[in-house]
């Protein structure tokens, strides 16, 4: 787009039109075929009769039209074109006739029989009913002599009838051609009246229609024949068209009529609304017996997602019958009913901005709904109500119908909805929900900010419709005739010969099949298209054209194919010479090696692996050497060489014996290509029957390896490997590239032949075999004269992955197995090539305290501390491999505190606002109650500023009620900001150009070089940013300034002693400024660059040490409990306060520390020599007091002045190897400090106690120089608490060969089925759950065949002068026995798919 639709939400008209697709399922009830008195007799009513009218009967015509429906049919069917052996009532036309007898019979009467339908007997009677004679232009028949054959009358005198007989129209039998669905998992098939021919019959007519005999044939690979399926056609729908699907309505043809089967009758039937049998079902019945067929028009059950009224009418159109008037016609023409479909109208216009109210949304500004509404001025199709009123009807008659039209009248009044808004697709927010509810065509959406689920606002698109679902065609060039492909995506048979078919060279003649032009017939109307008309348009009807792309004829043409004929030599093929080759076959012969025997020499091992066993060996192995057996292979040459169709072919030497090649150009003369079906060949395992058997070597054993090892590795070893004869017939039989032919650039090799030259070589050439490359293809990778290029011809194959190359069916084999081949079900992808990155127990190259060399810790204890786990009213919370874990927290006894019980408060502990009061604010003391906090009472002190003087302005309390406050409650995966980590690694990258369909690539890769994408040289690149580096701070060297609180070198002074003093700023040294290091210089080296090596001079040399400095980005890294912030949440509570109490718990794991285990030490004593820092709620000195911590004191100093402050290690003596003069845990007792309070729960002091531990299992960290190690100082927080952190100085080491390996990173390269990127991805087996499927002892059903029984009615035949009745042949249901073949179904059972 489309429909006979359905559904679901919704629904004003009206015009056309459509309306059981399913049960060819069964039907109650009307009604659908009658009509003639002008064929006939009877009988009844009415009339005085004429007559009329009705009735049932005989009689003509009609009941084969018309209407219904698609079951059967794959051709007795239909289209379409042509034929000849025929038939035709009623109609036309001609021509002839209509003469004379006769015998019955229904109707009625009379008697019966049966429930009933319906029947008997006997008797009367008419006719256009029946019968018989004549007659016969013309008809049949015929033996050519002859034979047969007709008729009816009515009746108003006009006609209407009637019969013959030719002819026509018209219909209808018949044949023959072409076209018409799938399946070969239907084929050495099919057929026995088959197929033909005689005689016969039989029919309107040909004919095996059908009989009788005689041949043996007929049909099929161009699909017989068998199975499914299906009424066919004009046409319909799609479609650019060729196509593809249908086959409703409308019209043509078939069939069929409750199922199977049969005749009558008739012009015509094997007959829908006859007729006789059989069956099945219904209904009546007195049980004897009848009666019915709606797939006709309504209408009923049923069945179904689903299809109407038991409607008027014969007015028109048509039909039947009539002379006709007129009957009858569910035909037909109306009306009813349904959005089913098409078509036309409306559901108001016009103005209307305080942009009203409401809703929605908000940045709280304001946007949208929106001129929309209200309002005002209007119309008045539809409807309502009244009046009028057709056409159809050429003269009566109109069911529709008082309808279609037309007038008036009132009065916006009676009249919108549906589907979508993530992307394809036009259309957006906001709330709810939280992988739930849900949605979805495909892809996907939802897991607390959903444009996707539901609602709502808004918004789209269509509109008395709209969406869904179904089907069909398109898009799909996705079966490619037009118009597709096969190296790698599906896809060349393994390979040949070769039938059938299919294509085929140059050149003349002939006819004229195919072709091509002209004409004729036909291509039913309706449909489409076109111009036109008629209905107000439209749809929808009519006219008229053109169209019907087809079929037959018929008249020409002759290029091009076919045909026929005759030549030709460029295809093909025969000769002649030549040469090359691991092509095939048989035979034979040969040496080297394995093995095994036999001797001999000789002795302990050999063998074998990563390393070992197993095995052989003192019974002499391995090794050597000599012989001898045996079988199987043929080293070097040897090679993208050669030969063959492919498989495959290597040792030499004989025989036979195929193919190709080059020359020449003698001869044939298209003899050609290709090739369904067929035949043959055909590695390797593998079968078979018979040899052989030397190596190797499945199964098999035995050692290792491993968790495990039915493998890999090693000793052994049987089939088999080999030969003969025979089977299998598959391989990644690959160049993953069928075969022939012609064409279309080159250069390099290299086989085998042939020409020429200037002959160690180089040229032409023909045929082969590589390697690069143009044009061109190609999705890229690639292919390119050996095409994957440009064409032609043939044959194979392919049409998403998986099931599956699998089941069954057939064919083939001894098996194994092959060949030929599906569905069901189930996924949305499976593939191909290339890109960028990840990754690798790939590959180069490099770099790091990575490793290795070294030194010292953890892991072992004890304790401190973080964590985890348990416990607990709580035992807040957070962080979670590196990159949590002495981490947030620079310090939890209350505070802190976020927990945890228990008391309180509610505008709050805090912030603004508005209103009423009152007043400065504030501070100290006392009592009561209570655990506090809170609440209550009093006391004292002390108390504003400007000011227009007005509580007027500023400020404060209090109270009230409302905005609000408060939240360390949730989300770090909604975020800002900070941060870690990879990583101080050397990388991210962009413009511009180029390349590439394109993702992309180039640059930024190469070659050197560095720490460095540092430079330097090449290059389709050239330049650019962000990052290194430098600029910045600090330490080391100097020089200038400065000279106190710092310093003393040189003068004085003084002291117990001391820069203490006067005095200087020389050095220290304070803190500002400059100098200074750039590979600058020299040598070597590198490409003469960058550089690298070395030296020289320098405080310092090649980045001088250290610091801050962290590119593009990655871990949804951390952190809502630092702030900040969205969104949810609490609000007399999840806020706020107070007490007391956990955060400090302990069977236990683990981080990270400290302190030791000792003599490099402990303890005693002596007593040198630093720095960085801190100090007023403060560091505190000197002096006395205590062992001691600490008290007392109180100079001095907001500090280069005074303090903290003593540095320690170092030195020296004593101890002497031990649980110790090692080690300090732990406890007790006694105190000191801090603070409102040291119980839970602080530090220290002293005295007494004196646990583990004797250097630490697997395993693991930190460190490359002033660095580890080791010593001790000072700060932050802090009342108090340090073994942590964060600085600071003093002693002051050892190693590094180097880059395999462990980690971590960088560059370039390669695989790749990974991209959440190897902590990926993926096989399989077993367990579960479900799903369709094979197989199965069987069973059940359709259906189809074949023999034979038995046979209704029936029509032929016989028999009888005929008729019944009887026989027979056929037959239909029906039986019985066996087969084919579909299906359903089954205990088990197999494999598959999904989860």
């Nucleotide at each position: 787009a489309a429909c006979g639709a359905a559904c679901g939400c919704u629904g004003g008209c009206g015009g056309c039109a459509g309306g059981c697709u399913u049960a060819a399922c069964a039907c109650g009830u009307g009604c659908a075929a009658g009509u003639c008195g002008a064929a006939c007799g009877c009988u009844g009513u009415a009339g005085c009769a004429a007559u009329a009218c009705a009735g049932a009967g005989u009689g003509g015509c009609g009941c084969a039209c018309g209407g219904g429906u698609g079951a059967g049919u794959a051709a007795u069917a239909c289209a379409u074109g042509g034929g000849a052996a025929c038939g035709u009532g009623c109609c036309c036309u001609a021509g002839a006739g209509u003469a004379c007898g006769g015998a019955a019979u229904a109707a009625c009467c009379a008697c019966g029989g049966g429930a009933a339908a319906c029947u008997g007997u006997g008797g009367c009677u008419a006719a256009u009913a029946c019968c018989g004679u004549a007659u016969a232009u013309u008809c049949c028949c015929u033996g050519c002599g002859g034979g047969g054959g007709a008729a009816a009358g009515a009746u108003u005198u006009a006609u209407c009838g009637c019969u013959c007989u030719a002819g026509g129209a018209u219909c209808g039998g018949c044949c023959c051609a072409u076209g018409c669905c799938a399946g070969a998992u239907u084929a050495u098939g099919g057929u026995a009246g088959u197929u033909g021919g005689u005689g016969g019959g039989g029919u309107a007519a040909u004919g095996g229609c059908c009989u009788a005999c005689c041949a043996a044939g007929c049909c099929u690979a161009c699909g017989a024949u068998c199975u499914g399926u299906a009424g066919c056609u004009g046409g319909u729908c799609u479609g650019a068209g060729a196509g593809g699907a249908c086959g409703a309505c409308c019209a043509g043809c078939c069939a069929c009529a409750c199922u199977g089967g049969a005749a009558c009758u008739g012009a015509g039937a094997c007959a829908c609304g006859g007729u006789c049998c059989a069956g099945a079902c219904u209904c009546c019945u007195a049980c004897g017996g009848g009666a019915g067929g709606c797939a006709g028009c309504a209408g009923u059950g049923g069945g179904g997602a689903a299809u109407a009224u038991u409607g008027g009418a014969c007015a028109a159109u048509g039909g039947g019958c009539g002379c006709a008037a007129g009957c009858c016609u569910g035909a037909u023409c109306c009306a009813g009913c349904c959005a089913u479909g098409c078509c036309g109208c409306g559901u108001g216009a016009g103005u209307g901005a305080u942009g009203a109210a409401g809703g929605c949304c908000u940045u709280a500004g304001g946007g949208u709904u929106g001129u929309a509404a209200a309002g005002c001025u209007c119309u008045u199709u539809u409807g309502u109500g009244a009046g009028g009123g057709a056409a159809g009807a050429u003269a009566a008659u109109g069911a529709c119908g008082g309808u279609a039209c037309c007038u008036c009248a009132a009065g916006a009044a009676u009249a919108a909805g549906c589907a979508c808004c993530g992307g394809c697709u036009a259309a957006c927010u906001u709330c709810g929900u939280g992988c739930c509810a849900g949605c979805a065509g495909c892809c996907g959406c939802g897991g607390u900010a959903a444009u996707a689920c539901g609602a709502a606002g808004g918004g789209u698109g269509c509109u008395a419709g709209c969406g869904u679902u179904g089907u069909u065609c398109g898009g799909a060039a996705u079966u490619a005739c037009u118009g597709g492909g096969c190296g790698u995506a599906a896809a060349g048979c393994g390979c040949g010969c070769g039938u059938a078919g299919g294509c085929g060279g140059c050149g003349c003649u002939a006819a004229a099949a195919g072709u091509c032009a002209g004409g004729g017939g036909u291509g039913a109307a309706a449909u489409c298209c076109c111009a036109g008309a008629g209905c107000u348009u439209a749809a929808c009807u009519c006219u008229g054209g053109a169209a019907u792309u087809g079929c037959c004829u018929u008249u020409g043409a002759a290029a091009c194919u076919g045909u026929a004929g005759u030549g030709c030599u460029a295809g093909a093929g025969u000769g002649u010479c030549g040469g090359a080759g691991g092509g095939g076959a048989u035979a034979g012969c040969g040496g080297a090696a394995u093995u095994c025997c036999u001797a001999a020499u000789g002795u302990a091992g050999a063998g074998g692996u990563g390393a070992a066993a197993u095995u052989c060996g003192u019974a002499g192995a391995u090794a050597u050497u000599a012989g001898g057996a045996g079988g199987a292979a043929c080293a070097c040459c040897g090679g993208u060489g050669g030969c063959g169709a492919a498989g495959g072919c290597g040792g030499c030497u004989a025989u036979c014996u195929g193919g190709a090649c080059g020359u020449c150009a003698a001869c044939u003369g298209a003899c050609g290509c290709u090739g369904a079906g067929g035949c043959g060949c055909g590695a390797a395992a593998g079968c078979g029957c018979g040899g052989g058997g030397a190596u190797c070597a499945a199964a098999c054993a035995g050692g290792a390896u491993u968790a495990g090892a039915u493998a890999c590795c090693c000793u052994g070893g049987u089939a088999g490997u080999c030969c003969g004869c025979g089977c299998u017939g598959u391989a990644a039989a690959c160049g993953a590239u069928g075969g022939a032919u012609g064409c279309u650039a080159g250069c390099c090799g290299u086989u085998g032949g042939g020409g020429g030259g200037a002959u160690a070589c180089c040229c032409c050439u023909c045929a082969g075999u590589g390697g690069c490359g143009c044009a061109g293809c190609u999705a890229a990778c690639g292919c390119g004269u050996u095409a994957a290029g440009c064409a032609u011809c043939c044959c194979g194959c392919c049409u998403g992955g998986g099931g599956a190359g699998u089941a069954c069916g057939g064919u083939c084999g001894c098996a194994a197995g092959a060949u030929u081949a599906a569905a069901a079900c189930u996924c949305a992808a499976a593939g191909a090539a290339a890109u960028u990155g990840a990754c690798g127990g790939g590959g180069a190259c490099c770099c790091g305290c990575a490793c290795a060399a070294g030194c010292g810790g953890u892991g072992g204890a004890a304790c401190a501390u973080g964590u985890g786990g348990u416990u607990u009213a709580a035992u807040u919370c957070g962080a979670g491999g590196c990159a949590a874990c002495g981490c947030g927290a620079a310090g939890a006894a209350c505070c802190u505190u976020a927990c945890c019980a228990g008391g309180a408060u509610u505008u709050g502990a805090c912030a603004u606002g508005u209103c009423u009061c009152u007043c400065g604010c504030g501070g100290a003391c006392u009592c009561c109650c209570g655990a506090a906090a809170a609440g209550g009472a009093g006391u004292c002190c002390u108390u504003c500023g400007g000011u227009u003087c007005g509580g007027c302005c500023g400020g404060a309390g209090a109270g009230a009620a409302c905005a609000c406050a408060g939240g360390u409650g949730c989300u770090g995966c909604a975020u800002g900001g900070c941060u870690g980590u990879c990583g101080u690694c050397a990388g991210c990258u962009c413009g511009u150009g180029u390349c590439g369909u394109g993702a992309g690539a180039u640059g930024u890769u190469g070659g050197g070089u560095u720490a460095a994408g540092u430079c330097c040289c090449g290059c389709a690149a050239c330049g650019a940013g962000c990052g290194c580096a430098a600029c910045c701070c600090u330490c080391g060297u100097c020089c200038u300034c400065u000279g106190u609180u710092g310093c003393u070198a040189a003068c004085a002074g003084g002291u117990u002693a001391g820069g203490c003093u006067g005095a200087g700023c020389a050095c220290u040294c304070u803190g500002a400024g400059g100098a200074a290091a750039c590979u600058g210089c020299c040598g070597g080296u590198g490409a003469u660059a960058a550089g690298c090596c070395g030296g020289a001079g320098g405080a310092a040399g090649g980045u001088g040490g250290g610091g801050a400095u962290g590119a593009c980005g990655u871990c949804a890294a951390g952190u809502c409990c630092u702030c900040a912030u969205g969104g949810c949440c609490c609000u007399u509570a999840c806020a706020u306060c107070c007490u007391g109490g956990g955060c400090u718990a302990c069977a236990c794991a683990c981080g990270u520390g400290u302190u030791a285990c000792a003599a490099u030490g402990g303890u005693g004593g002596u007593g040198a020599c630093a720095a960085u820092g801190g100090g007023c709620a403060g560091c505190g000195a000197a002096c006395c007091c205590g062992c001691a911590a600490g008290g007392g004191g109180g100079a001095g100093c907001g500090a280069a002045u005074c303090u903290c402050a003593a540095a320690a290690a170092a030195c020296c003596a004593c101890c002497u190897c031990a649980g110790u003069u090692u080690g300090g845990a732990u406890u007790g007792u006694a105190c000191u400090c801090u603070g409102c309070a040291a119980c839970u729960c602080g530090a220290g002091u002293a005295c007494a106690u004196g646990a583990a531990a004797u250097u630490g299992g697997a395993a693991u960290c930190g460190c490359u120089a002033g660095u580890a190690a080791u010593c001790g100082c000072g700060g932050a927080u802090c009342a108090g608490c340090a073994c942590g952190c964060c600085g600071c100085g003093g002693u002051g080491a050892a190693u590094a060969c180097g880059u395999u390996c462990c980690c971590g990173g960088g560059u370039c390269u390669u695989g790749u089925a990974c991209a959440c990127a190897c902590c990926g991805c993926c096989c399989g087996u077993c367990a579960c759950a479900c799903c369709a499927u094979g197989g199965g002892a069987g069973u059940u059903g359709g259906u189809u065949c074949u023999a034979c029984c038995u046979u209704a009615a029936g029509c032929c035949g016989c028999c009888u002068c005929u008729a019944a009745a009887g026989c027979g042949u056929c037959c239909a249901c029906g039986g019985u026995a066996g087969g084919g073949u579909c299906a359903a179904u089954g205990a088990c059972u197999g494999g598959g798919g999904u989860g």